The part of an RNA shown here (large-subunit ribosomal RNA, domain IV) has 358 nucleotides and comes from Heliconius cydno. The coordinates come from a structure-prediction model, not an experiment, and the mean pLDDT is 88.

Context: one part of a larger RNA
RNA sequence: CUAUGGUUAAGGAACUCGGCAAAAUACCUCCGUAACUUCGGGAGAAGGAGGGCCUCAGAUCGUGUAGCCGCUUGCCGGCGAAGCGGUAGGGGGUCGCAGAGACCAGCGAGAAGCGACUGUUUACUAAAAACACAGCUCCAUGCGAAGUCGCAAGACGAUGUAUAUGGAGUGACGCCUGCCCGGUGCUGGAACGUUAAGGGGACGGGUCAACUCCUUCGGGGGUGAAGCUCAGAACUCAAGCGCCAGUAAACGGCGGUGGUAACUAUAACCAUCCUAAGGUAGCGAAAUUCCUUGUCGGGUAAGUUCCGACCUGCACGAAUGGUGUAACGAUCUGGGCGCUGUCUCAGCCGUGAGCUCG
Repeated sequence: CUAUGGUUAAGGAACUCGGCAAAAUACCUCCGUAACUUCGGGAGAAGGAGGGCCUCAGAUCGUGUAGCCGCUUGCCGGCGAAGCGGUAGGGGGUCGCAGAGACCAGCGAGAAGCGACUGUUUACUAAAAACACAGCUCCAUGCGAAGUCGCAAGACGAUGUAUAUGGAGUGACGCCUGCCCGGUGCUGGAACGUUAAGGGGACGGGUCAACUCCUUCGGGGGUGAAGCUCAGAACUCAAGCGCCAGUAAACGGCGGUGGUAACUAUAACCAUCCUAAGGUAGCGAAAUUCCUUGUCGGGUAAGUUCCGACCUGCACGAAUGGUGUAACGAUCUGGGCGCUGUCUCAGCCGUGAGCUCG
C1' cells in the first nucleotide's frame, strides 16, 4: 500500500447524488396494539414485561409396585399409596456487568407516484412503472365451424359445439366511460353510373377470278363475287369502384374572434366565422408544465426535490381507458425515530497478498 476482519472518547448523517456500506433489530411466553379497510386484513402493527441455577410444598397427566374392588376365575378388568417420568404455575434462596449469556436469530413507524395482487423477463451491464394475469368489451365462427399447418392427402381446432373456439383491445375492485360516422377501415344495400377477358359482329380495308372502258397491243383505268386475311362499332357482362346507409370498448378527432355587469378585475350574457363534432365527468406545474426554482401554504435555521392547494392544461382526459383504492412490491420519491467510524478525524489490534531487506 492492497484485501478482509475487530474495536473506539465526544458528537450522531454534519458524509454522500443517495444512510451506499456498516451498525442496530432478532428466540419463546405474557400484556398490549392506531389510521385505514374490499371486514379477510393492516398485525409479529407500534409499545412493554419476564427468561439462569438451587431448593420447598402442592396441582395435574402418564406409567404403575403394594393394596382394594368386580366378576365371565383370566398371563382378566377397574381404582390405585410408593417409585419413575412429564406439564403448567407458586414460595424461598443464590451468582455474574450481562441468564433467548455463544452460534443461530424481523429494524420499526408516517407520506406520495406507479403497477391491483402471486407470477414472468433482456442466459453474460436493465427485474422495472415493462410482460402476464383474473375480470371487462368488441369482432369472427352453426360444425366437413372460423382460424392454423400443408402442393395435396391429411392434421390441429376437438373425440370440443356459441356458458364453445379463434382474433383484437383493456387490465382486480369501486364510481364511471361524454360528443363526432366528414376522412380511413369494416358491415349491409343493390336501382343507377363506370368497368376486364369472353360473346357479338354492323361498317370498312387488303388480295383476287370475272366483267367492263381505253390502248402505241407492251399495257393502263374502273367495278369487283367466293375464299383467305386485316381492323373492328352497337349490344351483352362479374366482383370492384362510384353511390346510399350503419358502425368509435373500429383507426382516429374533439376550434377561433370581438364585445358586455354601478370601483377595478372577471364575464353568467351577446354577436360572428369555421367544423364531422368542438373536450363532458374527473384530474391537473402531473412519470405529462416550455416560460418555471409558477404562486400560496406545510416541513427546515436555511428546501430547484417533497407534501397540500390554486388553474394561466406551451402540449391531461375517459377500455390508445379517466379517477379513486385496502392488501401487496429486492420498485421509485421526499421527511422522521432508533442506530451507528458514512462523517468531524482519525487511532489502535488481527489475518492474507504485494513490496523492501535477508
The RNAcentral record of the full RNA draws on SILVA.